RNA sequence: CGAUGAGGUAGAGGUUGCGGCUUUUAUGAGUACAGUGAACGAGACGCAGAGAACGUCAAAGACUUCGCGGGAAAGGAAAAGUCGCCGAAGUUUGCGCAUUUCUCUGGAUGCGCAAGCUGGGGCUGUCACCGAAAAGGGGCAGCACUGUCACGCUUGCAUUUUUGCAAUCGUGGGGCGCUAUCUUCACG
Numbered sequence: 001c002g003a004u005g006a007g008g009u010a011g012a013g014g015u016u017g018c019g020g021c022u023u024u025u026a027u028g029a030g031u032a033c034a035g036u037g038a039a040c041g042a043g044a045c046g047c048a049g050a051g052a053a054c055g056u057c058a059a060a061g062a063c064u065u066c067g068c069g070g071g072a073a074a075g076g077a078a079a080a081g082u083c084g085c086c087g088a089a090g091u092u093u094g095c096g097c098a099u100u101u102c103u104c105u106g107g108a109u110g111c112g113c114a115a116g117c118u119g120g121g122g123c124u125g126u127c128a129c130c131g132a133a134a135a136g137g138g139g140c141a142g143c144a145c146u147g148u149c150a151c152g153c154u155u156g157c158a159u160u161u162u163u164g165c166a167a168u169c170g171u172g173g174g175g176c177g178c179u180a181u182c183u184u185c186a187c188g
Stems, first nucleotide, its partner, number of pairs: 001188002005184007014086001017085009033070001035068005043057004047106005053101001089118012119146002122143006129137002148173005154167005
């Protein structure tokens, strides 16, 4: 000096990149719920099923139905602002813990660990999942777009040549990647 391996640092993809928080708006919903009048007349309720307990209400009429006048909220969604970032983050499976009155089997919500998948967003279709839902989310599949790397054709520029750079196009790969830079081991 070169080119490998290892490690560190800093960045890029998108103006719909990812996630958190706050505010507003619509939906939720004229629903739940409480009040009141009438009818019925014995059990009703707790996330689902079963069980036996516990608790609440109940002939001073529970539950249910109808009428009257009142009447929410959460999650999810959109917009704006703001904060943190680029495995950002999401998701699948398994295990563990907590809540859902108790036990068993499940479900839902939250947290943690392990392994796997996904470069990114979009559109379309589908699903027995979540959701009040024709919104949205999630899984799966397809389609093109975009970013990056490798290889190849063509064109242009530079170069003595080799070759390098840029652009279009084609094929293929993936984030444990890519770009830049620093350090270092062995090798020449």